[in-house]
Predicted 3D model of a 100-nucleotide RNA (TPP riboswitch aptamer (THI element)) from a Deltaproteobacteria bacterium. Lineage of the source: Bacteria > Pseudomonadati > Myxococcota > Myxococcia. Rfam family: TPP riboswitch aptamer (THI element). From the family's description: Vitamin B(1) in its active form thiamin pyrophosphate (TPP) is an essential coenzyme that is synthesised by coupling of pyrimidine and thiazole moieties in bacteria. Of the family's consensus pairs, 91% are formed in the model. It was read from a public genome assembly, where an Rfam model found it. The coordinates come from a structure-prediction model, not an experiment, and the mean pLDDT is 78.

RNA sequence: AAAAGCGGCUGGGGGCGUGCGGAAGCACUGAGAGCUCGGAAGAGCACCCCUCGAACCUGAUCCGGGUAAUGCCGGCGGAGGGAAGCCGGGUCCUUCACAC
Numbered sequence: 001a002a003a004a005g006c007g008g009c010u011g012g013g014g015g016c017g018u019g020c021g022g023a024a025g026c027a028c029u030g031a032g033a034g035c036u037c038g039g040a041a042g043a044g045c046a047c048c049c050c051u052c053g054a055a056c057c058u059g060a061u062c063c064g065g066g067u068a069a070u071g072c073c074g075g076c077g078g079a080g081g082g083a084a085g086c087c088g089g090g091u092c093c094u095u096c097a098c099a100c
């Protein structure tokens, strides 16, 4: 001096399912199934993720198990695709450079 863990800024990528119910609401899983604005379309917030990428999508109207039901769990599968820059911080160990 550099890397990692850590924090921030700006920008970007995402998903919002299942069951009961007339509704309100309740239950399940989850980080998130929510909130605000809007006549609606939609927008914003929240939450997660951004190549060191399992956030998320595809395969998939897939396969196995389980459930009241559902990507609920596992497989598929480190398969294919997938959105980044900057700043701070840090120095035990490790690596590099220099000096002795």
Base pairs, nucleotide, nucleotide: 001095002094006088007087008086009085010084011050012049013048014047017028018027019026020025034045035044036043037042056081057080058079062075063074064073065072